A computed fold for a 528-nucleotide part of an RNA from an uncultured prokaryote, annotated as small-subunit ribosomal RNA, 5' domain.
[in-house]
Context: one part of a larger RNA
RNA sequence: GAUUGAACGCUGGCGGCAGGCCUUACACAUGCAAGUCGAGCGGAAACGAUGGGAGCUUGCUCCCAGGCGUCGAGCGGCGGACGGGUGAGUAACGCGUGGGAAUCUACCCAGUAGCGGGGGAUAGCCCGGAGAAAUCCGGAUUAAUACCGCAUACGCCCUACGGGGGAAAGCAGGGGAUCCUCGGACCUUGCGCUAUUGGAGAAACCUGCGUAGGAUUAGCUAGUUGGUGGGGUAAAGGCCCACCAAGCCAGCGAUCUUUAGCUGGUCUGAGAGGAUGAUCAGCCACACUGGGACUGAGACACGGCCCAGACUCCUACGGGAGGCAGCAGUGGGGAAUAUUGGACAAUGGGGGCAACCCUGAUCCAGCCAUGCCGCGUGUGUGAAGAAGGCCUUAGGGUUGUAAAGCACUUUCAGUAGGGAGGAAAAGUUAGUCGUUAAUAACGGCUAACCCUGACGUUACCUACAGAAGAAGCACCGGCAAACUCCGUGCCAGCAGCCGCGGUAAUACGGAGGGUGCGAGCGUUAAUC
Repeated sequence: GAUUGAACGCUGGCGGCAGGCCUUACACAUGCAAGUCGAGCGGAAACGAUGGGAGCUUGCUCCCAGGCGUCGAGCGGCGGACGGGUGAGUAACGCGUGGGAAUCUACCCAGUAGCGGGGGAUAGCCCGGAGAAAUCCGGAUUAAUACCGCAUACGCCCUACGGGGGAAAGCAGGGGAUCCUCGGACCUUGCGCUAUUGGAGAAACCUGCGUAGGAUUAGCUAGUUGGUGGGGUAAAGGCCCACCAAGCCAGCGAUCUUUAGCUGGUCUGAGAGGAUGAUCAGCCACACUGGGACUGAGACACGGCCCAGACUCCUACGGGAGGCAGCAGUGGGGAAUAUUGGACAAUGGGGGCAACCCUGAUCCAGCCAUGCCGCGUGUGUGAAGAAGGCCUUAGGGUUGUAAAGCACUUUCAGUAGGGAGGAAAAGUUAGUCGUUAAUAACGGCUAACCCUGACGUUACCUACAGAAGAAGCACCGGCAAACUCCGUGCCAGCAGCCGCGGUAAUACGGAGGGUGCGAGCGUUAAUC
């Protein structure tokens, strides 16, 4: 000099953009943060509409009707493995980079082939019981895109090449002819389902090289190193096991120990390098502590389960409940770090045919000079060089065109009015094309209409009034820009280094003046 996730002191007008627990991976009250689908299913607790009935106070109450809009609880499907947080652990194939072969992949895209016929249960509801509760047990009954056989098998899997094995599910919209037990069958469209091939994207594994300090850590290792055979896995492999051999690593630093998430990057520097890893992005690890598996395409799963432990809470003492390193917020720690805010309008995600629902992701707003950037606190004129202050050789000098005065302007803030863009979709209607037996339904495209904004009193524009509301901080001995007076008298004090102060202190304290920066200025800490 540059820099910072800074803090402290004094001061503080506005805006834009960013940033904001670096410390106790300390403990957490409260609310919210993952649901959705009735176009899978049996159904109807609640609300509403409609119809019927009853009562009256004549517009209300009660009852009935799943026929309708819908829908609590339940079965079922998909999603809760993403998104969000934190950096405790980890010196490691964890990360970075370059290769590799023995794998898996729900949803998505493309292709091929199918979706036939049966069965037995079980939640819920009802009845009964146990318990303070959490919850649990028994009986009866019921549905499915839940579950299980049978049939079929282009391709698929196994094979000793003879053969053997293995699947599925329906739902919704529309409909002319035909059949009908009047429910439908049937046709068609869309979604869905099964098997399999390829792709896309994702994931798992192996490996070369690179990736801290300590030798006041020199030897380490028995599933250890390799082989054979098996088990296990999606898959190679001592990953695990039985047997056999005795190897493997190490001064090019093994082992041990201390510290640490890694990277793109960031800061500094002419560069080489040094330091660092907040925000943003990629990867990894963790989710009260330790362990374990279940489900699933995917987890050994932050807001799932089980066991143990510590802690907190409830209890009828028998037994139960919980996990903010999600967003806010609280206590504590600390020099120190924000609101128990708004909205799903946009972007994205989950579910759904869709409408839509959910989304503390996200977009916004609030607080803080924490940083960077921009703007303002007026402009011109004005010498009697006013008054006052300070200095003085008492003549004067300086503050100083500074002020006052005169003439203007109105940025920003204030008040009032106007006012974009972030909005494209979705929906309705019409036309056309595809599909189809079809002018229906559905899908694509086009046009018209209608409608959706948290921010928001938006950005921006116009008008109004009046210089009106807006300057401080540090320094002035040398380094280093800036000097005099008074007070003090090795005292009080200053100090980054050299050093000042013991009666004329440009170095202490005050004043006048000056220098530097400026909504900031200094100090401290830290890095180059």
The coordinates come from a structure-prediction model, not an experiment, and the mean pLDDT is 88.